[in-house]
Molecule: transfer RNA
Organism: Minisyncoccota bacterium
RNA sequence: GGGCCUGUAGCUCAGUUGGUAUGAGCGCUGCUUUUACACAGCAGAGGUCAGAGGUUCGAAACCUCUCAGGCCCA
Numbered sequence: 001g002g003g004c005c006u007g008u009a010g011c012u013c014a015g016u017u018g019g020u021a022u023g024a025g026c027g028c029u030g031c032u033u034u035u036a037c038a039c040a041g042c043a044g045a046g047g048u049c050a051g052a053g054g055u056u057c058g059a060a061a062c063c064u065c066u067c068a069g070g071c072c073c074a
Base pairs, nucleotide, nucleotide: 001073002072003071004070005069006068007067010026011025012024013023019057028044029043030042031041032040050066051065052064053063054062
């Protein structure tokens, strides 16, 4: 330098065909329970879907560029 894959909650990841982020598990906070902790139950907070632009009535998903990480080739 070229090609491919990945980027969504604090972490690990779904969302595969464009149509509501009431997303899942773990974690975190509060309450119940306990002498207390843990477990369990209930409730809650937490999201610029890597960034920018475009297509579209509508984009996490399609197109272009950029950034970060990984793999391969030279």